Predicted 3D model of a 528-nucleotide part of an RNA (small-subunit ribosomal RNA, 5' domain) from a metagenome.
[in-house]
Context: one part of a larger RNA
RNA sequence: GAGUGAUCGCUGGCGGCGUGCUUAACACAUGCAAGUCGAGCGAAUUUCAGCAGCUUAUCGCUGGAGUUAGCGGCAGACGGGUGAGUAAUGUUUAGGUAAUCUUCCCUCAUGUGGGAAACAACCUGUCGAAAGACGGGCUAAUGUCCCAUGAGACCACAGAAUCGCAUGAUUCAGAGGUCAAAGCUCCGCAAGGGGCGCAAGAGGAGGAACCUAAAACCUAUCAGGUAGUUGGUGAGGUAACGGCUCACCAAGCCUACGACGGGUAGCCGGCCUGAAAGGGUGAACGGCCACACUGGCACUGAGACACGGGCCAGACUCCUACGGGAGGCAGCAGUGGGGAAUUUUGGACAAUGGGGGCAACCCUGAUCCAGCGACGCCGCGUGAAGGAUGAAGGCCUUCGGGUCGUAAACUUCUUUUAGAGGGGAUGAAUGGACUGGUGAAUAGCCAGUCGUGACAGUACUCUCGGAAUAAGCCACGGCUAACUACGUGCCAGCAGCCGCGGUAAUACGUAGGUGGCAAGCGAUACUC
Numbered sequence: 001g002a003g004u005g006a007u008c009g010c011u012g013g014c015g016g017c018g019u020g021c022u023u024a025a026c027a028c029a030u031g032c033a034a035g036u037c038g039a040g041c042g043a044a045u046u047u048c049a050g051c052a053g054c055u056u057a058u059c060g061c062u063g064g065a066g067u068u069a070g071c072g073g074c075a076g077a078c079g080g081g082u083g084a085g086u087a088a089u090g091u092u093u094a095g096g097u098a099a100u101c102u103u104c105c106c107u108c109a110u111g112u113g114g115g116a117a118a119c120a121a122c123c124u125g126u127c128g129a130a131a132g133a134c135g136g137g138c139u140a141a142u143g144u145c146c147c148a149u150g151a152g153a154c155c156a157c158a159g160a161a162u163c164g165c166a167u168g169a170u171u172c173a174g175a176g177g178u179c180a181a182a183g184c185u186c187c188g189c190a191a192g193g194g195g196c197g198c199a200a201g202a203g204g205a206g207g208a209a210c211c212u213a214a215a216a217c218c219u220a221u222c223a224g225g226u227a228g229u230u231g232g233u234g235a236g237g238u239a240a241c242g243g244c245u246c247a248c249c250a251a252g253c254c255u256a257c258g259a260c261g262g263g264u265a266g267c268c269g270g271c272c273u274g275a276a277a278g279g280g281u282g283a284a285c286g287g288c289c290a291c292a293c294u295g296g297c298a299c300u301g302a303g304a305c306a307c308g309g310g311c312c313a314g315a316c317u318c319c320u321a322c323g324g325g326a327g328g329c330a331g332c333a334g335u336g337g338g339g340a341a342u343u344u345u346g347g348a349c350a351a352u353g354g355g356g357g358c359a360a361c362c363c364u365g366a367u368c369c370a371g372c373g374a375c376g377c378c379g380c381g382u383g384a385a386g387g388a389u390g391a392a393g394g395c396c397u398u399c400g401g402g403u404c405g406u407a408a409a410c411u412u413c414u415u416u417u418a419g420a421g422g423g424g425a426u427g428a429a430u431g432g433a434c435u436g437g438u439g440a441a442u443a444g445c446c447a448g449u450c451g452u453g454a455c456a457g458u459a460c461u462c463u464c465g466g467a468a469u470a471a472g473c474c475a476c477g478g479c480u481a482a483c484u485a486c487g488u489g490c491c492a493g494c495a496g497c498c499g500c501g502g503u504a505a506u507a508c509g510u511a512g513g514u515g516g517c518a519a520g521c522g523a524u525a526c527u528c
Stems, first nucleotide, its partner, number of pairs: 001528004006524005013380006019373002021338001026336003030333003035074003040071002043068009081291003091215007100208003105204004110199003113147004122137006152179004157174001159172005183196005217263003224254003229251008266288004270281004293314005316327004344370001346369003352366001353364004383413004393404004419464005427455001432450007472517005477498003483512005493500002
C1' cells in the first nucleotide's frame, strides 16, 4: 500500500446492487418447510334434480356436482442446511470397465388373451389413561397370484465369420429350457377411433457404481508396520471386478522416494496479495464429498442404508392413571446460551424451477420479493453565481497590524434529494373461455378478444413551495501533508518506532489556525 463474512469509538442525508453466527455439529417453545392423483379402487358423506311410496317427520331408487379416512400409483434418494468426521472408502486432472446398473424422458419395434385367492376401509368384540394394539366377518382395484402367447431377452449346448486388449468382444443361422401385461377416459347408437397407461425388447440422453495413474498439510523427540495381513485354489455374495466374505494352501505385502503412529484439515473452480515466481485462503456463487441428537442395523425402492421413513441401544427433554408412551431446527423464521460479533416468528406462488395430475389445479420458507444492519462496493446530495466598509466576533500580535475570509451578511438564481399532490410501468408468456382462419373435425396448428402481478400505487415521470431537510472524523516533532497561544511542570499524560513532559513543550490538555479523508473517519485483529 492492498484486502476482510469483520468488531470497537465518534459521527451519520438518500439510493442501487450485494452481503449478514467465522464462536456452542450447544439446547430448542411455536408456526410453516412434501405432497398429489376420485380419469386406478371399494366405501362414506354433503348438496341439487327427477321418480316411487305418501303418515308430509323422513326413507328408498336413478342421475349430476363436490368432499375424503382407507387400499393403490408416483413423488418423499430432488430441492434446502451444515462442515462434525475424513490425510483417503474423499477431492482435482487424465484415462479404463472386454467387470456394471439405470425410474421418469426421447427414438424404433412387438404385444396388451383367460382365470383365481386375499387384505384395508366398513361391521363387530376385547384391552389400554394415552400412544395404540389384538380377534372375528364382508369387499374392490392399475394391489397380489396362476395359465396362455413369445417379436424378443436370458440360460446352458454345439457351429461359422469378423475383430481385438491376455481373460475375450461382435454378428449370423440351429435345436432345447425359462420369462410378460392393467386398465382408465373422451367421441360415437354401434362398429370403430383418439388420449393417458401397462408388459417385454433394441438404442439414446442424463444419472449412478467400480478400477488405474499423478497431484495437493505438519511431525523422525513416531522406524519398523501388517494374520484376512500378501498371493493362490474353490465356494458364497454383489448390478459388477475384487479377501468383499468364508474353507484350504503358500509366506508373503508395505517401508528413509518416510511405511506405521501422532497432530491439523472437508477438496476444487476460485478469492486476496504480488511485476511475476510465490505466499495466504476455501465466506457468498458453482462442482464433488460427508453428515442429519450419539452409535449400530437393515427394509422398501430404478435409486437410500434414507435431515422433516423404520428398528435397536445410549444421553437429554416432555406426557403419564406409574403400567407405559412421545421427540430430534446442521430447512425458513424465531428463543435461550456462548461470544467482540451476525437480521423478520414478513408477503406471494405473479415469474423461474420442482413434485403430482389428461387437465383445471394443488403443494413448494426452492425461488421471487419486502423488512433490519454504513457490513461492503458504487452513485448522488448537503447548494450555485456575484459580493470588501475586507463587518461583527474569535485567535495571534512587534499593538502598526495579521488571520479565519468571499467565508458570512446581502443580491440574483436553481430545486437534485427530502416533503406534499397527480399520472404510472417493464417483468405476462402461458393455461382457460370465446371468435376467426386452415382442416372432415368440437383434433392439431395459427391469429385476435377477454383475463392473470407478491413486489406496488414501487420504479419512472409531472407539478408545488422553499436554500429550504442533510458533515463529520482523524492528524499537525521526524518517518508524514499540516503551527501558534495558553494551561501543566518527569505531574497529569502521549507513544506504531525513534522518543516527548523536571517553568517559555510545534510531541501532554484546551483554543484558534492548518493538513488529510469524507457519509464516513479513526482504532484493533488477521493475510500478502